[in-house]
RNA sequence: GCUUUAUAAAGGCCAACCUGUCGAAAGGCAGGGGCGCAAAGCCACCGGUCUAAGGGUUCUUCGGAAUCUAUGAUCGCGGGGCUGCCAGG
Numbered sequence: 001g002c003u004u005u006a007u008a009a010a011g012g013c014c015a016a017c018c019u020g021u022c023g024a025a026a027g028g029c030a031g032g033g034g035c036g037c038a039a040a041g042c043c044a045c046c047g048g049u050c051u052a053a054g055g056g057u058u059c060u061u062c063g064g065a066a067u068c069u070a071u072g073a074u075c076g077c078g079g080g081g082c083u084g085c086c087a088g089g
Stems, first nucleotide, its partner, number of pairs: 002089003012037002017032006035076001041082003045079003048074003054069006
């Protein structure tokens, strides 16, 4: 310098759940927690999934209801891109 078949975990991240907080919600953030993770580091680019405040449509007893929609969210759903520790070759 190149590489990742297997093993490991010093160090790292951290699901569910609980508390606080932000948000219309999905969900985010912080603390506790620990199911797991070798990229569970970063990027919504492609597909998927979740939500529907606002907007559209329909109905309406005019209070509202139903439905569609991402400009919201998810990288711990898959693919892709960028970067990288230990250990091995």
Annotation: c-di-GMP-I riboswitch aptamer from Thiohalomonas denitrificans, 89 nucleotides, folded computationally. Its Rfam family is "c-di-GMP-I riboswitch aptamer". From the family's description: GEMM was predicted in a large-scale screen for bacterial structured RNA regulatory elements. The prediction has a mean pLDDT of 83. It was read from a public genome assembly, where an Rfam model found it. Of the family's consensus pairs, 95% are formed in the model.